The part of an RNA shown here (small-subunit ribosomal RNA, 3' major domain) has 478 nucleotides and comes from an uncultured bacterium. Its mean pLDDT, the model's own confidence on a scale to 100, is 82. The full RNA is in RNAcentral, with records from ENA and SILVA.
Context: one part of a larger RNA
Parts: sequence; structure tokens; C1' cells
RNA sequence: UGACGGGGGCCUGCACAAGCGGUGGAGCAUGUGGUUUAAUUCGAAGCAACGCGCAGAACCUUACCAACGUUUGACAUCCUUAUCGCGGAUUAGAGAGAUCUUUUCCUUCAGUUCGGCUGGAUAAGUGACAGGUGCUGCAUGGCUGUCGUCAGCUCGUGUCGUGAGAUGUUGGGUUAAGUCCCGCAACGAGCGCAACCCUCGCCUUUAGUUGCCAGCAUUUGGUUGGGUACUCUAAAGGAACCGCCGGUGAUAAGCCGGAGGAAGGUGGGGAUGACGUUAAGUCCUCAUGGCCCUUACGCGUUGGGCUACACACGUGCUACAAUGGCGACUACAGUGGGCAGCGACACCGCGAGGUGGAGCUAAUCUCCAAAAGUCGUCUCAGUUCGGAUUGUUCUCUGCAACUCGAGAGCAUGAAGGCGGAAUCGCUAGUAAUCGCGGAUCAGCAUGCCGCGGUGAAUACGUUCCCAGGCCUUGUACA
Repeated sequence: UGACGGGGGCCUGCACAAGCGGUGGAGCAUGUGGUUUAAUUCGAAGCAACGCGCAGAACCUUACCAACGUUUGACAUCCUUAUCGCGGAUUAGAGAGAUCUUUUCCUUCAGUUCGGCUGGAUAAGUGACAGGUGCUGCAUGGCUGUCGUCAGCUCGUGUCGUGAGAUGUUGGGUUAAGUCCCGCAACGAGCGCAACCCUCGCCUUUAGUUGCCAGCAUUUGGUUGGGUACUCUAAAGGAACCGCCGGUGAUAAGCCGGAGGAAGGUGGGGAUGACGUUAAGUCCUCAUGGCCCUUACGCGUUGGGCUACACACGUGCUACAAUGGCGACUACAGUGGGCAGCGACACCGCGAGGUGGAGCUAAUCUCCAAAAGUCGUCUCAGUUCGGAUUGUUCUCUGCAACUCGAGAGCAUGAAGGCGGAAUCGCUAGUAAUCGCGGAUCAGCAUGCCGCGGUGAAUACGUUCCCAGGCCUUGUACA
């Protein structure tokens, strides 16, 4: 100087407390461990691994296993030789296919000094080489997690100290903040904080189609004329600064209350992550040193596996019902997506869906709501709750749904009566609850990333648990 303390002081945080809803019990989905297996590819391991890499394993993916093939190789450059096209379509045979053999047709490269001379392409050969998701993340770059959006981390000069170092950065206040003020052997500065950026909330101006409709006409309908007020769209501006008033404070920084205001003290949300810590993670994104393989640890193909199942754990979904289930009627969004696409509408089907198909490269057409509401019924039951499981018949995608997809109809109707010890999230348009969209994607989310609808309760307080910051103290630790 740090680190540590079941030392002290001050302070902060959904850290506790106050509340609301969960997890832990059930069934299922998904990841992991274990076990099994020819293989169940590999990585991730307290917080910070475990719906993680995977924004989507039937083939492919795919790295694993079995079998069958291949050896200058699926891919790149060079050398030698040969050919002039390469390529496409097609017939037959062998095969699981890769591949091998074979028939016919189309096509007949460019320049040229007409010399295979130059370029280009293809084939064969030889060796240099290719290739490796093989090892080492404790050899590395890059990227990322975490402490933590915590308020810290440092430097120059000066001063003090023999020196390591100290001072500044401590102290008194204050702040979300090393934020600001005052004081002070310090005076300044840098990286962080804040602001500058995006978005939501108010207003103005500009613009008015595909958007909108107050008044006028018109219509089943903003449908058409018309209008551009309003909504909205999307560009530029304005607006908030403790600016004004009162109180308080040290006449300061600030704090408390009030006015005005769409918004008030950082207005809400996002992006933004200092010096460093963890030999944290990643050699399987990529790059790369070293080591290893080179008729194989490379490459191709078919089939299987990654989907196994006495069990254990994590994360979720659905429930256990009456604030509910079922039936009928009926209203209101926003983000986004759409041409190998979205598909209105009509008809067929109980339904998944099918047939035809308008419109739309989209503020024009389309995907497109549910909870809520009204009426009826069920009356506390393992039930008209719950939907697992199983049988069967179908639908869709796709060469192909056996291993191993999703969905529909009928039948079946398991556990489950609110969950032990323990444990998680959340402070407002939040929690809870309801549906919708998107990426990936032929098909396949209860996951992920977004969107809107309905919309709470509680916070006395900081003694305690956890994490962190500053000062101080002890130490046989570095």
C1' cells in the first nucleotide's frame, strides 16, 4: 500500500421489511447429470453452466456410429502431357447410394503475325501441396460474461517522507453520481458520471396520398365529388432551466412547499459499460503459434444416432376450478410480415383442410385478436373441473413422417382438491392477466425477440440476511 475481520462509523440497492404473484407437490414440454448404447457428436459447471452455443437434429444440418467407396483428393496455386470445348438433355444395365459401364441428340470457346503462338476450359500424370469441427482458451488475437451503469481509476508539476509511498482523492455539507459548494500544501488535467444520440409524452410550422371527414352534396359503405380543419403520417422547430415565489441552509451547493404548465426537479424508457478482477468462456464462428494425422484423425454415400430411460436437478407450460367451465350473441388494438408469398370472397368438409380465386411488390390488398360485455346453463362433485395416456379415422408439408413432424374428428378420461424444508420475480401503465406479430423455417415453439388490451396491492422503516461504496481500526496474511 492492499486484502481480510462472526471490528467501528456513514450510505446505497426489490437486499430485508410491507404487499402481489409464483417455484418446490401433479401431468407434460425442454435443458442437464447419471445410466444405457455400435453411437447416444462436442462445448458450457456456484452467483456469472443447465428453453445455454441450437433464430428451429426425419434426409441435409452432423461434427458421432455401422457398412460401402475414394486417395493430388469436395476446394486453391504451380509443373508436364493430351484434347478443343465445357456443358445440357436422353437410353439401358449393376448398386442401398456414392459411383461404375453404356445409347442417342443438341452445342462445337476467344484472339491470332496461322507458329499449339497467347488466353481460357477440360482430362490424365507427377510431386510440391491441399484437407483435419484432431489437441492445447494455461501459447494467443478478436469477441463475450461478471463485479456493475457500481462511482470509481489515474496522471503532470509541486510539497512531505531515507524509502516503500503519502498528499491531491482526506475534512464540513450536498447529490443518483469523485455531482456540486466551502475549507485545506496543494494547483491543474485525463478516463469514467452528467450532457450531446434514439424513443414516448405537449405545441407550432411545412406537406395531404394510399391516410382523415367538421360543414355541403352523394352512398349499403369515406363509396364518389369536394375539403386538408381534425386524426394520422414524417420532416424541421419550440418547450423544463430549481427559471419564478415562499421557507430552510453557512449570504453557498442544495433541500422542502407552491404557482404556472402536456410534462418538475435525471419527466418515462433505451443505447452507452472507466482502470481493472476472474490464467472466467470460446482453438466447434473466424483468425492464429506449437504439436499431431496424411491410402487417413482427410473426402463421398446409404442407414442409424444426437429423440434411448430404474432415476436426480434446473427452466417453463397446463391445471387443480364458480372472480370458474360450457353454449349463444356481440365490441375494441398495436408492432410487424407478404410474390416459389399474403390470400379476401364463394362453395365443399363436423374439423384440420380442400377447390376455384378478386386484390396486393402494399398507409391502397391481405395475414387480423383474445380477455372484457350481455343472456342462458352447471351448484361443489375428481364434477359439464382437468386434460395426460391410449385406440381409431383423417389433414398438411416434404423424394421420404417406422425409428422421429405438426394438426383435426370420434372414443378413452390418468395424476391433480393450491403443494414440506426451502426458494424466485416485481415499486406503475409496473406485477398479474389476455391475446397478436416476427426471426429461424418446406414442415415443426409451452422457447426467444417484440407488440398492444385489461390493470392492482404495498413500502412503517434500515435492527437483521445478501451485495456494494467511502472513512477509520486490528492483523503473526501478500